Context: one part of a larger RNA
RNA sequence: CUGGGCGUAAAGGGCACGCAGGCGGUUAAUUAAGUUGAAUGUGAAAUCCCCGGGCUUAACCUGGGAAUGGCAUUCAAAACUGAUUAACUAGAGUCUUAUAGAGGUGGAUAGAAUUCCACAUGUAGCGGUGAAAUGCGUAGAGAUGUGGAGGAAUACCAGUGGCGAAGGCGAUCCACUGGAUAAAGACUGACGCUCAUGUGCGAAAGCGUGGGGAGCAAACAGGAUUAGAUACCCUGGUAGUCCACGCUGUAAACGAUGUCGAUUUGGAGGUUGUGGUCAUGAACCGUGGCCUCCGGAGCUAACGCGUUAAAUCGACCGCCUGGGGAGUACGGCCGCAAGGUUAAAACUC
Numbered sequence: 001c002u003g004g005g006c007g008u009a010a011a012g013g014g015c016a017c018g019c020a021g022g023c024g025g026u027u028a029a030u031u032a033a034g035u036u037g038a039a040u041g042u043g044a045a046a047u048c049c050c051c052g053g054g055c056u057u058a059a060c061c062u063g064g065g066a067a068u069g070g071c072a073u074u075c076a077a078a079a080c081u082g083a084u085u086a087a088c089u090a091g092a093g094u095c096u097u098a099u100a101g102a103g104g105u106g107g108a109u110a111g112a113a114u115u116c117c118a119c120a121u122g123u124a125g126c127g128g129u130g131a132a133a134u135g136c137g138u139a140g141a142g143a144u145g146u147g148g149a150g151g152a153a154u155a156c157c158a159g160u161g162g163c164g165a166a167g168g169c170g171a172u173c174c175a176c177u178g179g180a181u182a183a184a185g186a187c188u189g190a191c192g193c194u195c196a197u198g199u200g201c202g203a204a205a206g207c208g209u210g211g212g213g214a215g216c217a218a219a220c221a222g223g224a225u226u227a228g229a230u231a232c233c234c235u236g237g238u239a240g241u242c243c244a245c246g247c248u249g250u251a252a253a254c255g256a257u258g259u260c261g262a263u264u265u266g267g268a269g270g271u272u273g274u275g276g277u278c279a280u281g282a283a284c285c286g287u288g289g290c291c292u293c294c295g296g297a298g299c300u301a302a303c304g305c306g307u308u309a310a311a312u313c314g315a316c317c318g319c320c321u322g323g324g325g326a327g328u329a330c331g332g333c334c335g336c337a338a339g340g341u342u343a344a345a346a347c348u349c
Stems, first nucleotide, its partner, number of pairs: 004320003007303002012317001014201004021194003025088007033081002035077008049065006091191001092188004096183004103177007110154001115149007125136002162169002206247006215241002220236004258316006266294012278281001298305002322349003331342004
């Protein structure tokens, strides 16, 4: 480079935006860069190939032809690609009216519960386990009642329910704000798709500075268990978990399935719009968006997927190439660090 692949065998980038690049709807005209044809020139000779000739043959020598896949110039063609011009509305978008939603950010508020504090009642246990013990308690615990403090999380509703690009999002109210969908029209007129480099977002843990600290809880301590027990169980308990600002940039970041478009039998259900009909009903008949289950053709090594494809096609990007060594070393870049990213080889089977 070509080929074959990427749900589970190696392989889809964590997600998005997006410059360059690649690709790109319908109609007409022009052009002639790509494209196609013809002609001319050139493409040294030898070699190779074809038809002959000469050494008794052959090797060898030699004549002619073909070939030299290419390049340049000129003329011509105008279907396709490109370019220019003019137009279109089926792609894409804008406007209007509605709808659903834990979409995001900030602020305010609420009620349960745990813990702690104070007071009251009250007396000997409480707690914990397989059983215990450490622990707490006559300096009055635990239990019950009243009041208070503080932090974190929001029972029921709650649902293979909803929203978001992904990570993710769940009490209530307010403010600001992003997206989606439907119904009719009106408008713009290809404005589109994908996207190396780049930029932004990105769970948890971790880091920096300053707060906060109820519960939980790495580390740690003690009690058990055990041959031992640096564990599982129990009693405690610090970082952390929470907030603000900044950093880190990774996950089984999973649908282990890149994004966009088109085409292709069905059934059941959920959710959210909308039109019509009358017998006005928990009705019926239509028409969209999203989600779940089953299943046909087809596909698949099988499992399974199956209009939300892993079917059938197209556009563009990413990635794979035996196991180990190794997602490591070295170097570069990034980071406060932890480390991240890019990424080998020897050797070995």
Small-subunit ribosomal RNA, central domain from Arsenophonus sp., 349 nucleotides, folded computationally.
The full RNA is in RNAcentral, with records from ENA.
The source organism's lineage runs through Bacteria, Pseudomonadati, Pseudomonadota, Enterobacterales and Arsenophonus.